[in-house]
């Protein structure tokens, strides 16, 4: 310096144009169970790397940037 993969709650995953104002697991609050504590149940907090385009409509498709990962020289 070129190309190839990723990036979604504090931690891990799904979800590839619309019934998804983004689901689950875990975490943190509260609450019910309990003599208390765990277990176990119920509810509530929390998120699409940034910045432009396409599209009526983008986590999703496209370009750039930023970050991690690889491959080649």
């Nucleotide at each position: 310096a070129g190309c190839c993969c990723g990036a979604u709650a504090g931690g891990a995953u799904a979800g590839u144009g619309g019934u998804c104002u983004a689901g689950u697991c875990u975490c943190u609050c509260g609450g019910g169970u309990u003599u208390u504590g765990g277990u176990c149940c119920c509810g509530a907090g929390g998120g699409c790397g940034c910045c432009a385009g396409u599209u009526c409509g983008a986590a999703u498709c496209u370009g750039g940037c930023u970050c991690g990962g690889g491959c080649u020289a």
Model confidence (mean pLDDT): 81 of 100.
This is a predicted structure of a 73-nucleotide RNA (transfer RNA) from a Candidatus Odinarchaeota archaeon.
It matches the Rfam family "tRNA".